[in-house]
RNA sequence: GGGAGUGUCGUUCAACGGACAGGACAGCACGCUUCGAACGUGCCGAUGAGGGUUCGAUUCCUUCCACUCCCA
Numbered sequence: 001g002g003g004a005g006u007g008u009c010g011u012u013c014a015a016c017g018g019a020c021a022g023g024a025c026a027g028c029a030c031g032c033u034u035c036g037a038a039c040g041u042g043c044c045g046a047u048g049a050g051g052g053u054u055c056g057a058u059u060c061c062u063u064c065c066a067c068u069c070c071c072a
Stems, first nucleotide, its partner, number of pairs: 001071007010025004018055001027043005048064005
């Protein structure tokens, strides 16, 4: 330099173009316990950035950004 792919809570993984964007772990609170651990209940928290298509975009198109892989 050329080509391909990926990007969603702190982490990991879901989500036919129409859901309140869901789960697990983590964190916080409470319960339980003599105190903890474990367990139970609840809470918190996300679509990389811009533009386009559409009645409607996490999803489709496009530019940029970051990362990964292949070729040179």

About this RNA: Predicted 3D model of a 72-nucleotide RNA (transfer RNA) from an Abditibacteriaceae bacterium. The RNAcentral record of the sequence draws on ENA and MGnify. Its mean pLDDT, the model's own confidence on a scale to 100, is 81. It matches the Rfam family "tRNA". Its family is annotated with triplet codon-amino acid adaptor activity in the Gene Ontology. The family's RNA type in Rfam is transfer RNA. RNAcentral records the identical sequence in 2 taxa. Taxonomically the source falls in Abditibacteriaceae (Bacteria, Pseudomonadati, Abditibacteriota, Abditibacteriia).